c-di-GMP-I riboswitch aptamer from a Planctomycetales bacterium, 77 nucleotides, folded computationally. The model forms 100% of the base pairs in the Rfam consensus. NCBI's taxonomy places the organism under Bacteria, Pseudomonadati, Planctomycetota, Planctomycetia, Planctomycetales.
RNA sequence: UCCUCGAAAAGGCAAACCGGUCGCGAGGCCGGGACGCAAAGCCAUGGGUCUCUUUCCGAGAUUGCCAGGCCGCCGCA
Numbered sequence: 001u002c003c004u005c006g007a008a009a010a011g012g013c014a015a016a017c018c019g020g021u022c023g024c025g026a027g028g029c030c031g032g033g034a035c036g037c038a039a040a041g042c043c044a045u046g047g048g049u050c051u052c053u054u055u056c057c058g059a060g061a062u063u064g065c066c067a068g069g070c071c072g073c074c075g076c077a
Stems, first nucleotide, its partner, number of pairs: 012037002017032006035064001041070003045067003048062005
C1' cells in the first nucleotide's frame, strides 16, 4: 500500500399483532407497531414450502427459508 473481517457513528429496513383495502386463495398494499436485520436493497434463476386449477399440462405466492447474481453507507482493533 492492497485485500478480508468488523467495533463505533450517521442513518436505513421492519416480524408478530391491530385497523383499512385488493385477491378464489397462498398472500400483497397503506397506516399503526417493533421481533429482529450489515445488505431484512433489487432479481422468482435453482432448491424448499404454500395456494389455485386439476386428466395431463400449468398458473401464482413466499427472497425476513436456503443458494446464486447485481448494486450499495461507514470503516477502531